[in-house]
Overview: Predicted 3D model of RNase P RNA and transfer RNA as a complex of 424 nucleotides. Rfam match: Bacterial RNase P class A. By type it is a ribozyme. The prediction has a mean pLDDT of 80.

RNA sequence: GAGCCGGCCAGGCAAUCGCUCCGUUCCGUGUUGUACGCAUGGGGCGGGGAGGAAAGUCCGGGCUCCACAGGGCAGGGUGCCAGGUAAUCCCUGGGGGGCGCGAGCCUACGGAAAGUGCAACAGAAAAUAUACCGCCCCGUUUUGCGGGGUAAGGGUGAAAUGGUGCGGUAAGAGCGCACCGCACAGGUGGCAACACGCUGUGGCUAGGUAAACCCCACCUGGAGCAAGACCAAAUAGGAAAGCGAUGCCGUGGCCCGCGGCGCUUUCGGGUAGGUCGCUCGAGGCUGCCGGUGACGGCGGUCCCAGAUGAAUGAUUGUCCACGACAGAACCCGGCUUAUCGGCCGGCUC
RNA sequence: GCCGACGUAGCUCAACGGUAGAGCGUCUGAUUUGUAAUCAGAUGGUUGGAGGUUCAAUUCCUCUCGUCGGCUCCA
Numbered sequence: 001g002a003g004c005c006g007g008c009c010a011g012g013c014a015a016u017c018g019c020u021c022c023g024u025u026c027c028g029u030g031u032u033g034u035a036c037g038c039a040u041g042g043g044g045c046g047g048g049g050a051g052g053a054a055a056g057u058c059c060g061g062g063c064u065c066c067a068c069a070g071g072g073c074a075g076g077g078u079g080c081c082a083g084g085u086a087a088u089c090c091c092u093g094g095g096g097g098g099c100g101c102g103a104g105c106c107u108a109c110g111g112a113a114a115g116u117g118c119a120a121c122a123g124a125a126a127a128u129a130u131a132c133c134g135c136c137c138c139g140u141u142u143u144g145c146g147g148g149g150u151a152a153g154g155g156u157g158a159a160a161u162g163g164u165g166c167g168g169u170a171a172g173a174g175c176g177c178a179c180c181g182c183a184c185a186g187g188u189g190g191c192a193a194c195a196c197g198c199u200g201u202g203g204c205u206a207g208g209u210a211a212a213c214c215c216c217a218c219c220u221g222g223a224g225c226a227a228g229a230c231c232a233a234a235u236a237g238g239a240a241a242g243c244g245a246u247g248c249c250g251u252g253g254c255c256c257g258c259g260g261c262g263c264u265u266u267c268g269g270g271u272a273g274g275u276c277g278c279u280c281g282a283g284g285c286u287g288c289c290g291g292u293g294a295c296g297g298c299g300g301u302c303c304c305a306g307a308u309g310a311a312u313g314a315u316u317g318u319c320c321a322c323g324a325c326a327g328a329a330c331c332c333g334g335c336u337u338a339u340c341g342g343c344c345g346g347c348u349c
Numbered sequence: 350g351c352c353g354a355c356g357u358a359g360c361u362c363a364a365c366g367g368u369a370g371a372g373c374g375u376c377u378g379a380u381u382u383g384u385a386a387u388c389a390g391a392u393g394g395u396u397g398g399a400g401g402u403u404c405a406a407u408u409c410c411u412c413u414c415g416u417c418g419g420c421u422c423c424a
Stems, first nucleotide, its partner, number of pairs: 001349009011319007019049013051325001055336002058334005063224004070256004075220005080094005095109001096107004110215002115213002117209002132154002134150007162180006181204001182202005187196003228276004238267006247261004269423002283302008320323001350420007359373004367404001374392006397413005
């Protein structure tokens, strides 16, 4: 100087004025005979107040309802091996393959001798076998024609039936041999994926495509906090359709099973109020121990948004490196995508 | 917030994985005194964008952008 990997931060400080939630205290109103209590309004004080992605909603789980989630078919998903985890399409470690000088990075990576399908155009021929040019032999004949052999060479294509060399031959060819490759069997190492000419057998049969159908193995019930539970208010218990216990619905693919039954759907009508769910959680930080690691165990310590027209802001001053992507809505673990810049650690050339 | 569908020519839509078409439109010509209608011809595509599988992608897979639709409670 050029790179690779991992982690962290996401303008700072001060003043003033606000917003939301919680706690505490004071004042007022209603209820009551008074106080306490309850409900409600306001003030003071104290504390908390967006993110690494809150995003996309692509996976997985918790939670809630349907049966405690049951059986079968269909459908869907995953796909080298071992492990981690609540679980995963995630993560860790390892194997195979690819890229890079390297640190490292990428990898939908089961099966194509179970079966079916597809391969446009070109080409002789696209998986079944075959021959356009060429090479060789024979016949005829003379520069061609016919018959046969060949798959070495040329040509086509994304893809053409092992590669190199020697022998062999009319020319050739795994036709024979050596080496390399391939397949199968055994052996050795490894939990396994797999690796190793360590040994033997086979002239080689079996091309591509499964993000085509499919086969194999494993997993998978549906819906989603607008889930769901409760209180209050208001209205016309109206009309149509379906079925009427071999039916309809729960059950949003179908069948069975289970449960309920004058039920369901649509139109029409009413209300646009409140409470819970709601945030203490597979939680954060930290120490020790086990493990290569993901992670796990034990101890200590902390409480860190919870709104519902929906808060987290505005103004001024000042400093600098002049501030990117972007705003919670039930919660959590991942992945992916967006992102101005800065800092730290390890490593390579 | 949650769930689902779609994106192809100017517009409305097609297209087993094998050179992306149709109707309407637009332009030019013919016809007519002129216009419309009619006839003939032409025009027009990053198949929303990026990547992957495949010999080959509008089609299959992943990510992303955009558009549209549905979902409250009571009887």